Context: one part of a larger RNA
RNA sequence: GGAUGAACGCUGGCGGCGUGCUUAACACAUGCAAGUCGAACGAAGCACUUAAGACGGAUUCUUCGGAUGAAGGCUUUUGUGACUGAGUGGCGGACGGGUGAGUAACGCGUGGGUAACCUGCCUCAUACAGGGGGAUAACAGUUGGAAAUGGCUGCUAAUACCGCAUAAGCGCACGGUACUGCAUGGUACAGUGUGAAAAACUCCGGUGGUAUGAGAUGGACCCGCGUUGGAUUAGCUAGUUGGCAGGGUAACGGCCUACCAAGGCGACGAUCCAUAGCCGGCCUGAGAGGGUGGACGGCCACAUUGGGACUGAGACACGGCCCAGACUCCUACGGGAGGCAGCAGUGGGGAAUAUUGCACAAUGGGGGAAACCCUGAUGCAGCGACGCCGCGUGAGCGAAGAAGUAUUUCGGUAUGUAAAGCUCUAUCAGCAGGGAAGAAAAUGACGGUACCUGACUAAGAAGCCCCGGCUAACUACGUGCCAGCAGCCGCGGUAAUACGUAGGGGGCAAGCGUUAUCC
Numbered sequence: 001g002g003a004u005g006a007a008c009g010c011u012g013g014c015g016g017c018g019u020g021c022u023u024a025a026c027a028c029a030u031g032c033a034a035g036u037c038g039a040a041c042g043a044a045g046c047a048c049u050u051a052a053g054a055c056g057g058a059u060u061c062u063u064c065g066g067a068u069g070a071a072g073g074c075u076u077u078u079g080u081g082a083c084u085g086a087g088u089g090g091c092g093g094a095c096g097g098g099u100g101a102g103u104a105a106c107g108c109g110u111g112g113g114u115a116a117c118c119u120g121c122c123u124c125a126u127a128c129a130g131g132g133g134g135a136u137a138a139c140a141g142u143u144g145g146a147a148a149u150g151g152c153u154g155c156u157a158a159u160a161c162c163g164c165a166u167a168a169g170c171g172c173a174c175g176g177u178a179c180u181g182c183a184u185g186g187u188a189c190a191g192u193g194u195g196a197a198a199a200a201c202u203c204c205g206g207u208g209g210u211a212u213g214a215g216a217u218g219g220a221c222c223c224g225c226g227u228u229g230g231a232u233u234a235g236c237u238a239g240u241u242g243g244c245a246g247g248g249u250a251a252c253g254g255c256c257u258a259c260c261a262a263g264g265c266g267a268c269g270a271u272c273c274a275u276a277g278c279c280g281g282c283c284u285g286a287g288a289g290g291g292u293g294g295a296c297g298g299c300c301a302c303a304u305u306g307g308g309a310c311u312g313a314g315a316c317a318c319g320g321c322c323c324a325g326a327c328u329c330c331u332a333c334g335g336g337a338g339g340c341a342g343c344a345g346u347g348g349g350g351a352a353u354a355u356u357g358c359a360c361a362a363u364g365g366g367g368g369a370a371a372c373c374c375u376g377a378u379g380c381a382g383c384g385a386c387g388c389c390g391c392g393u394g395a396g397c398g399a400a401g402a403a404g405u406a407u408u409u410c411g412g413u414a415u416g417u418a419a420a421g422c423u424c425u426a427u428c429a430g431c432a433g434g435g436a437a438g439a440a441a442a443u444g445a446c447g448g449u450a451c452c453u454g455a456c457u458a459a460g461a462a463g464c465c466c467c468g469g470c471u472a473a474c475u476a477c478g479u480g481c482c483a484g485c486a487g488c489c490g491c492g493g494u495a496a497u498a499c500g501u502a503g504g505g506g507g508c509a510a511g512c513g514u515u516a517u518c519c
Stems, first nucleotide, its partner, number of pairs: 001519004006515005013391006019384002021349001026347003030344003035091003040088002044084002046081003051076003055072001060067002098302003107227008117219002122215007130164001132162002139154006170195005176189005200207002228274003235265003240262004245257003277299004281292004304325005327338004355381001357380003363377001364375004394424004404415004428460001431454004438446001463508005468489003474503005484491002
């Protein structure tokens, strides 16, 4: 000198774009953050509606006996619905969002490999969808419990569940032929035996279902190289190293188990200890290098602590389940409920870090045929000079060099064209009028915002640090090794340009200094 997610002191006009718990991965009140589909399904409610029934009795006729029978609500029934909330079922809750505790590791980066693998939704191609069955929630009844939440009996539906049929193709077993690879081997073809499918809905336009193959996308595993410090850590290791057999997995493998052998790693630093998420990048530097990993993007890990599996194409799952621990809450003491490292917000810690805001209008995501619903992702707004950038706080003329102040050798000198005064201008702010783009036909949170126009007043808008040398900028007074200053040298003991104040000056400027850290 540059830089910062900064903090502190003094000061503070406006706008744009960014950015904001670096500490306690400390504990959390409250609200919201993942739902959706009635074009899969049954039942219930509501509204309208068709028909029937028993009521009801207006009206009309009347021989006054009666006949006719509207409106209306009730029960049953038919159908309809942008209707409602539970339930079965499907898809999604594995994405998106947060954090960096752990991890020195194939975790990450980079380059390869899989002849050892999987892949819902999407795209393409081929072939199909025949015929049956038994349940169950909801519901009703009954019953246990304070509650959370159950038990029993009875009824019912499906794109829920289960057999059977079919098998172009597919899987498994067996042997065969051809071609081929760096290798375990791979591919193709035909044969024999054997195994496994499907679901309907519809507004009739479609939307779905099953099997197989291919693609795309996403993942999994393996390997080479690179990846902090310590030897005041020198030995470490029993599933340890290898083999055989089996199990397990999508798949290879001590991944796991039994048996056999005694190996494996290490001064080219094993093991142990400490520290740490990694990278693209960012800061600095002419570069080499050094430092760093906040925001944004990629990967990884975690979700109160530890463990476990279930479901599923995908999890060993932040707002799912089970167990154990700590903590908090409810309780009728028998038993239960919870998890902000999502967005706001609270307490605490700290030098220190924001609103319990608006909207799904845009971009994207989930569900749905769609309308649409959900979305604290996101888009915006609010707060903070925290950073960067831009603008303003006026411009021209103006010497009686006014007054005041400071100084003085008392003549003057400085402040100083500075002010006053005259003439202009109106950026920003304020007032009034108009008023977007962002949105494809409609739909705008932002927002009456940005922007444009008009009128109006120099008005509402300057501070901070320094002035001995380094280092730009000097005098007076006070103080008297005191009070104090200080980055280094150093200054102050009676003429201090170094302390304090004033005048003047220098530097930067809505900031200026200080502190901390890096180059």

Small-subunit ribosomal RNA, 5' domain from a metagenome, 519 nucleotides, folded computationally.
The RNAcentral record of the full RNA draws on SILVA.
Its mean pLDDT, the model's own confidence on a scale to 100, is 84.